c-di-AMP riboswitch aptamer (ydaO/yuaA leader) from a soil metagenome, 140 nucleotides, folded computationally.
The model forms 96% of the base pairs in the Rfam consensus.
Its mean pLDDT, the model's own confidence on a scale to 100, is 79.
RNA sequence: AGCCGAAUCCCCGGGCGCCCAGACGGCCGGGGAACGGGGGACCCACAGGCAGUACGGGGCGAAUCGCAAGCCUCAUUUUUGUGUAGCGCCGCUCUUCUGGCGCGAGCCCGACAGCUAACCCCGUAGGCGCAUAGAAGAGG
Numbered sequence: 001a002g003c004c005g006a007a008u009c010c011c012c013g014g015g016c017g018c019c020c021a022g023a024c025g026g027c028c029g030g031g032g033a034a035c036g037g038g039g040g041a042c043c044c045a046c047a048g049g050c051a052g053u054a055c056g057g058g059g060c061g062a063a064u065c066g067c068a069a070g071c072c073u074c075a076u077u078u079u080u081g082u083g084u085a086g087c088g089c090c091g092c093u094c095u096u097c098u099g100g101c102g103c104g105a106g107c108c109c110g111a112c113a114g115c116u117a118a119c120c121c122c123g124u125a126g127g128c129g130c131a132u133a134g135a136a137g138a139g140g
Base pairs, nucleotide, nucleotide: 002128003127004126008033009032010031011030012029013028014027034124035123036122037121038120039119044114056112057109058108059107060106065083066082067081068080069079070078086103087102088101089100090099092139093138094137095136096135097134098133
């Protein structure tokens, strides 16, 4: 100089060791903008009866859905591999194409939520860093 992600910017107040005084920042408290998420009408969607099952249902996120093999006495669970919906990167920006390299996790709510105008509520973290391909078009 950059990357994933919403996770950035600004304002006000407090306060700031060593003798005194002052002040920016870190820090503490509050507010605003912007970005992101959730709840929440009409309309629409769902919907009735009987029986059975019990393994509830939902949200953030790209992170869904398979196949094979192994462990376990069996089932379940679980492990590994291999694909896959989908997602990201290749460094001036955007679009398209080609090529290459990665991800395809995890967490939360707590019996409860379809969509949803007004309205209400919440978040602004964390983690990386040599990864510096090509073509066309339009910008800067």